[in-house]
C1' cells in the first nucleotide's frame, strides 16, 4: 500500500426483522449486619456506544469517511 475482524461505563462485556427508558457481573459510593474486617444483604454513582457526516419519524444497530489495535497478502 491492499483486505479482513475488533471498538458499548473504572475493568470484563451483553445488546438483530432499527423502537420509546443501553443493561450485566466485577469495582466505587452509602447503609444493614459484625466486637471489627472479610462474606453476605439493601440502595445509589457511572455511558459523548471510538470520532465525524449521511439515510431514517427514530441508529449501538443501516451506509460513506476517519482514528486507533489486531491478522493476512505485497
Nucleotide at each position: 500500500g491492499g483486505g479482513c475482524c475488533u471498538g458499548u461505563a473504572g475493568c470484563u462485556u451483553a445488546g438483530u426483522u432499527g423502537g420509546u427508558u443501553a443493561g450485566a457481573g466485577c469495582g466505587c459510593c452509602u447503609g444493614g449486619c459484625u466486637c471489627a474486617u472479610a462474606a453476605c444483604c439493601a440502595g445509589g454513582c457511572g455511558g459523548u456506544c471510538g470520532c465525524c457526516g449521511g439515510u431514517u419519524c427514530g441508529a449501538a444497530u443501516c451506509c460513506g469517511g476517519u482514528c486507533a489495535g489486531g491478522c493476512c497478502c505485497a
The RNA shown here (transfer RNA) has 74 nucleotides and comes from a Thermoplasmata archaeon. It was read from a public genome assembly. The source organism's lineage runs through Archaea, Methanobacteriati, Thermoplasmatota and Thermoplasmata. Rfam family: tRNA.